RNA sequence: GUCCCCUUCGUCUAGUGGUUAGGACACGAGAUUUUCAUUCUCGCAACGUGGGUUCGAUUCCCGUAGGGGACG
Numbered sequence: 001g002u003c004c005c006c007u008u009c010g011u012c013u014a015g016u017g018g019u020u021a022g023g024a025c026a027c028g029a030g031a032u033u034u035u036c037a038u039u040c041u042c043g044c045a046a047c048g049u050g051g052g053u054u055c056g057a058u059u060c061c062c063g064u065a066g067g068g069g070a071c072g
Base pairs, nucleotide, nucleotide: 001071002070003069004068005067006066007065010025011024012023013022018055027043028042029041030040031039048064049063050062051061052060
């Protein structure tokens, strides 16, 4: 330098154009318990970024940032 893959709640992850962006762990509140733990219920919280296509983009396209890989 060329090409390929990845980026979603604090963490891990699902989601191939319209659905409240879902789940687990963590965290917070409550119930239970003499207390803690366990268990149960509820809550909190996310699409790297800038454009484009589209009636509509987490999803498709282009650029860019970060990470990983192959070739030279």
Molecule: transfer RNA
Organism: Treponema sp.